The part of an RNA shown here (small-subunit ribosomal RNA, 3' major domain) has 483 nucleotides and comes from a metagenome. The coordinates come from a structure-prediction model, not an experiment, and the mean pLDDT is 86. The full RNA is in RNAcentral, with records from SILVA. It matches the Rfam family "Bacterial small subunit ribosomal RNA".

Context: one part of a larger RNA
RNA sequence: UGACGGGGGCUCGCACAAGCGGUGGAGCAUGUGGCUCAAUUCGAGGCAACGCGAAGAACCUUACCGGGGUUUGACAUGCUUGUGGUACGGACCUGAAAGGGCGAGGACCCGGUUUACCGGGAGCAAGCACAGGUGUUGCAUGGCUGUCGUCAGCUCGUGUCGUGAGAUGUCGGGUUAAGUCCCUCAACGAGCGAAACCCUUGUCCUUAGUUGCCAGCGGGUAAUGCCGGGGACUCUAAGGAGACUGCCGGUGUCAAACCGGAGGAAGGCGGGGACGACGUCAAGUCAUCAUGGCCCUUACGCCCCGGGCUGCACACGUGCUACAAUGGCCGGUACAGAGGGAAGCCAUACCGAGAGGUGGAGCGAAUCCCGCAAAGCCGGUCUCAGUUGGGAUCGAAGGCUGAAACCCGCCUUCGUGAACCCGGAAUCGCUAGUAAUCGCGCAUCAGCCACGGCGCGGUGAAUAUGUUCCCGAGCCUUGUACA
Numbered sequence: 001u002g003a004c005g006g007g008g009g010c011u012c013g014c015a016c017a018a019g020c021g022g023u024g025g026a027g028c029a030u031g032u033g034g035c036u037c038a039a040u041u042c043g044a045g046g047c048a049a050c051g052c053g054a055a056g057a058a059c060c061u062u063a064c065c066g067g068g069g070u071u072u073g074a075c076a077u078g079c080u081u082g083u084g085g086u087a088c089g090g091a092c093c094u095g096a097a098a099g100g101g102c103g104a105g106g107a108c109c110c111g112g113u114u115u116a117c118c119g120g121g122a123g124c125a126a127g128c129a130c131a132g133g134u135g136u137u138g139c140a141u142g143g144c145u146g147u148c149g150u151c152a153g154c155u156c157g158u159g160u161c162g163u164g165a166g167a168u169g170u171c172g173g174g175u176u177a178a179g180u181c182c183c184u185c186a187a188c189g190a191g192c193g194a195a196a197c198c199c200u201u202g203u204c205c206u207u208a209g210u211u212g213c214c215a216g217c218g219g220g221u222a223a224u225g226c227c228g229g230g231g232a233c234u235c236u237a238a239g240g241a242g243a244c245u246g247c248c249g250g251u252g253u254c255a256a257a258c259c260g261g262a263g264g265a266a267g268g269c270g271g272g273g274a275c276g277a278c279g280u281c282a283a284g285u286c287a288u289c290a291u292g293g294c295c296c297u298u299a300c301g302c303c304c305c306g307g308g309c310u311g312c313a314c315a316c317g318u319g320c321u322a323c324a325a326u327g328g329c330c331g332g333u334a335c336a337g338a339g340g341g342a343a344g345c346c347a348u349a350c351c352g353a354g355a356g357g358u359g360g361a362g363c364g365a366a367u368c369c370c371g372c373a374a375a376g377c378c379g380g381u382c383u384c385a386g387u388u389g390g391g392a393u394c395g396a397a398g399g400c401u402g403a404a405a406c407c408c409g410c411c412u413u414c415g416u417g418a419a420c421c422c423g424g425a426a427u428c429g430c431u432a433g434u435a436a437u438c439g440c441g442c443a444u445c446a447g448c449c450a451c452g453g454c455g456c457g458g459u460g461a462a463u464a465u466g467u468u469c470c471c472g473a474g475c476c477u478u479g480u481a482c483a
Stems, first nucleotide, its partner, number of pairs: 001483002003480003007477007015467002019430005026321008034312002042053002064307007073130001077129007088105001092101003108121005132296002135294003141290002143285003146281001148279001153192006159168003172183003198273004203241007213230002217228003244267001247261005323423001327382007339370003344363002349358003389420001394415007436459007
């Protein structure tokens, strides 16, 4: 100087408490451990691995296993030699395919040349140098990332103090979300962080008015901004205004600031996002990529078919659906936002009970389509029951994608109807448009094991007296036999 303390002081954080909903019990989905296996490819491992890499494992992917093949190689560059019946290659044989064999036909470019032809190139073949490796080392590395932590810290120049390590500044008194600001001070300044600048959302104005909008005027319809028209309104998207403790009162050190108030759409950082200091964990990744060393070279490379990654006595994590009446079922009826669409989204119509099919209009989309949002509201029914709760499992019949759904896809209908009566010890999330609850969209994608992920809107709470305790953190201080 740090680190540590079941030392102290001060102070924060959904850290506890207060409150709401869960997990832990059930069934299923998914990841992992274990076991099994020819293989169940590999990585990730307290927080910070375990719906993680994977935003799509039937083949492919695929890295694993079995079998069949191949050796200058699926791919790059260079060199040597050869090559016109050459490159390419319909058909044929063999084979599961890959591959192997045979082979009708049969070229291209440049220069010379009347043509024939000659020389060269490309291509091909043989050979050489090399390619190739998801083989190994993340404890050799770059890059990227997680984490402490959006925590308020981490440093430097000069000066001063100390023999020195170092200290001071950065401490102290206030204050703040903040090393934020103020005051004091042997310090005076500065940098990286914090804040601000950026995006978005909340109010208003200006500009613009189609594909969006429709108040007034006119026309028209069974009905609809449908038409003329209009720019008012909504909206769209560009610019601007607005919030700064600016104003008032109080507290305060005449400070910073805090408390209350006015005005305001918004008030003291308005909400959300992007943004992550010096560093820590030899944290993670050699399987995104790159890369040193090491290793393989008729194989640890490459191709193909099939299988596996989906195995199942078990164990754990993360979720979904429930256990019902604030509910289930049936009928009627209302209101979003954000997205996507050409090998695409697919309307009207017709067929089917349905999944879906036929068919074909429109739309590269504020125009057309996906596209009926659902919870909600109105009415009916069920009456507390393992039930009209719950839907696992299994049987049957179908639909769709795809060359192909046996291993191993999704969907529909009928039948079947399991566990489950609110969950032990323990444990998680959340402070407001949040939790809870309801549906919608998108990426990946032929299809899909999505109940995942990332977004979007609808409905919309409760509680916080407080900081003793648990966890983590900051500053000052103290002890230390630790570094």